Record summary:
The RNA shown here (SAM riboswitch aptamer (S box leader)) has 103 nucleotides. It was read from a public genome assembly, where an Rfam model found it. Its mean pLDDT, the model's own confidence on a scale to 100, is 85.

RNA sequence: UUCUUAUUAAGAGAGGUCGAGAGAACAGACUCAAUGACGCCCAGCAACCUACAGUAAUGUGUGGUGCUAAAUUCUGCAUUUCAAAUGAAAUGAAAAAUGAGUG
Numbered sequence: 001u002u003c004u005u006a007u008u009a010a011g012a013g014a015g016g017u018c019g020a021g022a023g024a025a026c027a028g029a030c031u032c033a034a035u036g037a038c039g040c041c042c043a044g045c046a047a048c049c050u051a052c053a054g055u056a057a058u059g060u061g062u063g064g065u066g067c068u069a070a071a072u073u074c075u076g077c078a079u080u081u082c083a084a085a086u087g088a089a090a091u092g093a094a095a096a097a098u099g100a101g102u103g
Stems, first nucleotide, its partner, number of pairs: 001103001003101006013042001015041003021032003026076004043068003048064002051060003072095001077092006
């Protein structure tokens, strides 16, 4: 990196460090950030795989990941309903993230 599949409204620090941008990409909104964001370390959360216990349901959290502002921050495409001037809501798709498997 390809494809398949599951999940994505729950949960997680008034810690240390760093020093200017950050929230995936594009567009439009909106937000976080010198009262120090993002990143990193520690700490924590979770339970996808694994290990262990159990007939099982399930549990513990050993190991491998992952995660720790806002719904995946919201919208962008399609359908339906309402309104009918902009629009609003629901469902789905697309894209993305993560796990497991796979070429």